[in-house]
RNA sequence: AAUAAAUCUAGGGGAGAGUCCUGAAUAGCAGGCACCGAAGGGGCAAAUCCCGUUAGAUCAAAUACGUGGAUGAAACUCUCAGGUAUAAGGACCCUAGGUUUAUC
Numbered sequence: 001a002a003u004a005a006a007u008c009u010a011g012g013g014g015a016g017a018g019u020c021c022u023g024a025a026u027a028g029c030a031g032g033c034a035c036c037g038a039a040g041g042g043g044c045a046a047a048u049c050c051c052g053u054u055a056g057a058u059c060a061a062a063u064a065c066g067u068g069g070a071u072g073a074a075a076c077u078c079u080c081a082g083g084u085a086u087a088a089g090g091a092c093c094c095u096a097g098g099u100u101u102a103u104c
Stems, first nucleotide, its partner, number of pairs: 002103012018033001020032004034084003040080001041078003047071004051066003
């Protein structure tokens, strides 16, 4: 220098669902009913490993079994959090630049 990954910054794109009701009341407070899933967070399949049985004198073993245990993904699912006009936020994608790690 190049490639890959992670992360940060800037710019662009970026969905869904009540401008709901009451309290003086569009947002900021409290209570209530209804809803959304794409900040964040939780859950799990296959599979792999372990344990027990299969294992019958002892040790071991294939194979199979087990309401046994561990690891185990998401844009799936839950709806805790967050959100349901505009604004803000927003997973993810693109562009530019920085930092770190790995390869060379």